[in-house]
A computed fold for a 115-nucleotide RNA from Aneurinibacillus sp. XH2, annotated as SAM riboswitch aptamer (S box leader). Model confidence (mean pLDDT): 84 of 100. The organism belongs to Aneurinibacillus, within Bacteria.
RNA sequence: CUCUUAUCCAGAGAGGCGGAGGGAAAUGGCCCGAUGAAACCUCAGCAACCGCAGGCAAAAGCCUGAAAGGUGCUAAUUCCAUCAAAGCUUGUGUAUAAGCUUUGGCAGAUGAGAG
Numbered sequence: 001c002u003c004u005u006a007u008c009c010a011g012a013g014a015g016g017c018g019g020a021g022g023g024a025a026a027u028g029g030c031c032c033g034a035u036g037a038a039a040c041c042u043c044a045g046c047a048a049c050c051g052c053a054g055g056c057a058a059a060a061g062c063c064u065g066a067a068a069g070g071u072g073c074u075a076a077u078u079c080c081a082u083c084a085a086a087g088c089u090u091g092u093g094u095a096u097a098a099g100c101u102u103u104g105g106c107a108g109a110u111g112a113g114a115g
Base pairs, nucleotide, nucleotide: 001115002114003113004112005111006110007109008108013043014042015041016040021032022031023030026082027081028080029079044074045073046072049070050069052065053064054063055062056061078107083104084103085102086101087100088099089098090097
């Protein structure tokens, strides 16, 4: 980097260092930031994917538990929208337009596995 698969409306911040950006990319919004952004370091925390312990099952797998191990995460739903469909509402003579909701898709993030 590519592929497969699961999850993504919950949860959890202080200090140091640094010095102007940041919220993945593009566009449009909306936010965060000199009362100090990103990156990096330390400590703490959250969660429970892998792993671990126990139970059930023929198996696939499921349930429960702990948080010492491997990751991950700790503003805002993945901050929101973007593509498609359905429903509702409003406007219009119609085509249709706008708004809201839901579902799916695309993209992304993280885990596990494979190449």